The part of an RNA shown here (large-subunit ribosomal RNA, domain I) has 547 nucleotides and comes from a soil metagenome.
The RNAcentral record of the full RNA draws on MGnify.
Context: one part of a larger RNA
RNA sequence: GGCUGCUGGUGAAUGCCUUGGCAUCAACAGGCGAUGAAGGACGUGUUUACCUGCGAUAAUCUUCGGUGAGCUGGAAAAAAGCAUUGACCCGGAGGAUUCCGAAUGGGGGAACCCGGCGGGAUUAAUCUCCCGUCAUCUUUACCUGAAUACAUAGGGUGAAGAAGCGAUACCUGCCGAACUGAGACAUCUAAGUAAGCAGAGGAGAAGAAAUCUAAAGAGAUUCCCUGAGUAGCGGCGAGCGAAACGGGAAAAGCCCAAACCGAGGUCUUUGGCCUCGGGGUUGUAGGACCAGCGCUUAUCGACCGGAGUUUCUAGCCGAAUCAUUUGGAAAGUUGAACGAUACAAGGUGAUAGUCCUGUAGGCGAAAGAGACAAAGGCGUAGCUGGCACCUGAGUAGGGUCGGACACGUGAAACCCGGCCUGAACCUGGGGGGACCACCCUCCAAGGCUAAAUACUCGUUGAUGACCGAUAGUGAACCAGUACCGUGAGGGAAAGGUGAAAAGAACCCCUGUUAGGGGAGUGAAAUAGAACCUGAAACCAGCAGCUU
Repeated sequence: GGCUGCUGGUGAAUGCCUUGGCAUCAACAGGCGAUGAAGGACGUGUUUACCUGCGAUAAUCUUCGGUGAGCUGGAAAAAAGCAUUGACCCGGAGGAUUCCGAAUGGGGGAACCCGGCGGGAUUAAUCUCCCGUCAUCUUUACCUGAAUACAUAGGGUGAAGAAGCGAUACCUGCCGAACUGAGACAUCUAAGUAAGCAGAGGAGAAGAAAUCUAAAGAGAUUCCCUGAGUAGCGGCGAGCGAAACGGGAAAAGCCCAAACCGAGGUCUUUGGCCUCGGGGUUGUAGGACCAGCGCUUAUCGACCGGAGUUUCUAGCCGAAUCAUUUGGAAAGUUGAACGAUACAAGGUGAUAGUCCUGUAGGCGAAAGAGACAAAGGCGUAGCUGGCACCUGAGUAGGGUCGGACACGUGAAACCCGGCCUGAACCUGGGGGGACCACCCUCCAAGGCUAAAUACUCGUUGAUGACCGAUAGUGAACCAGUACCGUGAGGGAAAGGUGAAAAGAACCCCUGUUAGGGGAGUGAAAUAGAACCUGAAACCAGCAGCUU
């Protein structure tokens, strides 16, 4: 020096654990904000660095309920207090809520600086301090008011509204790529995707046929299944890709414009126009008007109304076991019992139906909120005949150029838009995939509409052949922290003594608050805070063998 073994050190794997995550289901909620939000800054405690809470009334104030013996947050300790005259704690309502922030009196390098007006405090007066108010835009009413006579622009005052944030979610609209694929690439694809902008709601959008079909009919929209990777489209390449029928979910239908009548106003007055009220709303046409009949009961309503019912926001009751033995500890063992509408679960010194919290089952609200909702209110219909007044115009359609339809210009309908044109008027018009005829079907050029559908920042409850600290969120721990970056931004590591601190009084070594040895606690201290278990690499000591 090597090998082997043992004893240690170092080291942190592994095992066990879980306060944290992940996913799903059900119900709820789906907004907050100029009455100043979200988010912050700075303060605030007897002592207070941080977190949490709160806001100069500052770990809080008042009140109404709940609860019932302790309490003054995490968080010890000291001090001082509070509490059955009900504290602390939990829930409802109210009060208070500095400064910044849409930030809004003006400014500004956020949490700061400087003002006007009115009122108040103080001062001899100024200064200073306190309270209120003063941004912009839109709409609306009124007052004023130029060039310029009437006017208008402009100015002013009052009232109402908006703004910003939120989940990188869901929805609608506008705008709109490229990588990529086509084994290159240009049409095409990716894709009307991503990004950007605007807007809305708890959903949004769509929606009551100028629909779809096919000789039979259906009867708004939306979503699912199917039809179907079909029919088709396509450098007929890559690829793209329906619809109706059928089966389900859910179901709901309505209101204007016009004709005509009335009222008011105005004008160029047998009339026109404007405003309001009545009337009226469709395709086997309907309505107005005229004539005749009938009749305000009924029905329905998405509107108002709320008797009442119920749920949520605190809580309450809630069965049944003892002994023995091992042990540090009994819930284990043994023996004998009991409950069960409760043998879900968690905790308790090891494994507990009967010890604790609970569980099954049952009960509960002064106050606030939600849902459903009776009475009542309000609104809401017709039939026949005649007549030929009305039934959405720069519209439909056409040309051209685009877009969108699964459909790339194609035979290309239907739908939307730019430019140019431009009807009919119920004896009317659109559609049925060029176009024509016949036939069938529907009534555009105005509007509203719940449910079934999409999503989850969040609340409550539940579940898991989900993770178990290099996993699971980046974050189980004071984490979007430390740290890095001018910045946008990037972004960690880090859990476990013990049943209980009983956390080692006292003594010794020493320069020592380091470390260790005794003593003591404990079941255990090789559980001693660098603390459960404690593998390996690596480093020692000892022994054996060997060179």